[in-house]
Formats: sequence, C1' cells, structure tokens
RNA sequence: GAGCAACAACAAGCGCCAGGACUGCAGGUGUUGCAGUUGACGAGGACGGAGGUUAUCGAGAGAUUCGGCGGAUGCCUCCCGGCUGAGAAUUUGCUACGGCCGUGAAGGGAAGGUCUAAAUCAGAGAGGCGACUCUCUGCACAAAGACCGGACCACUAGCACAU
Repeated sequence: GAGCAACAACAAGCGCCAGGACUGCAGGUGUUGCAGUUGACGAGGACGGAGGUUAUCGAGAGAUUCGGCGGAUGCCUCCCGGCUGAGAAUUUGCUACGGCCGUGAAGGGAAGGUCUAAAUCAGAGAGGCGACUCUCUGCACAAAGACCGGACCACUAGCACAU
C1' cells in the first nucleotide's frame, strides 16, 4: 500500500413523537385497551472559541405542511485570528479606530445579464387486511440566492525605524 472478513458509523430543512388526526384487532357502548399509520415539497446555505436568537427562500394545499421536542450550515454580540484603509516619495513595525472576513480569511454597491426545483397534477408498478409507504414515467411552474457586471459611494490618526 492492496484485498477479504467482522463490528461500528452514516441525518442537517435534518431526526424524533408524550398531544392531535387516521387504521386494524380485541372489547361491547366506557371514545377503553393493544398494535400500527401520519406528522414539510424542494431551492439555498457551514465549519476558530463563547454566548444569544420562535434561523433563509419560495412551491403546494386551503382539512393537520396541525401541535410539540431535539438538532442545525443563518443572523447578532464579545474574544481570538486575518485582510484592508486606496495614483499623488517608497518601505517596515507597533498602537488606536473604521470597513470586510474565518485560515481556500480581503471595501460597499444600483441598473443590466446568466443559472434554477421538487412535491402537487396525470399515468403505471411494488408492498401492506388497512391507515399508508416505496419506485418509475410524463408535464410544467418559484423565490431567496450564486456568478458576471459594474453607475455610484466610501477610503483614518498617532508613534518608532530605515532608504
């Protein structure tokens, strides 16, 4: 380094279910018991530390995508770290302050441009007594966002040294 075997792990718009709704069986009118089903459709998004926070976007439906718990890539604050403060001599270091970032760390930003879904629906198949679940085919339809673009806006102060 490779192969084999066993075990563990695998999730992040994700997982779970004490309520609700629904199904089956038992029971026999007490809405009871037992066993189940359901419980968010995709798009986008992360990783220095701590704390906080009902953590983005639209689609469908119009009866539960109700209700709740946990988690979480978002955002805010602080700490740590980094970039930067811009053509008008150049350069190094330090301090404060501002802006922007997180080690792949580097101003903000209008117009304009590019990219973009799945469920739903229709059809078919598989599993289940059932609620329901899974798979395939077809048809479309978003917003946020990302990228390109750049009008315009913004663009410190001090100290120490060197040339």
Predicted 3D model of a 163-nucleotide RNA (glmS glucosamine-6-phosphate activated ribozyme aptamer) from Paenalkalicoccus suaedae. The source organism's lineage runs through Bacteria, Bacillati, Bacillota, Caryophanales and Paenalkalicoccus. The RNAcentral record of the sequence draws on Rfam. The prediction has a mean pLDDT of 77. It matches the Rfam family "glmS glucosamine-6-phosphate activated ribozyme aptamer". Rfam classes the family as a riboswitch. On this family, see Winkler et al., Nature 2004: "Control of gene expression by a natural metabolite-responsive ribozyme".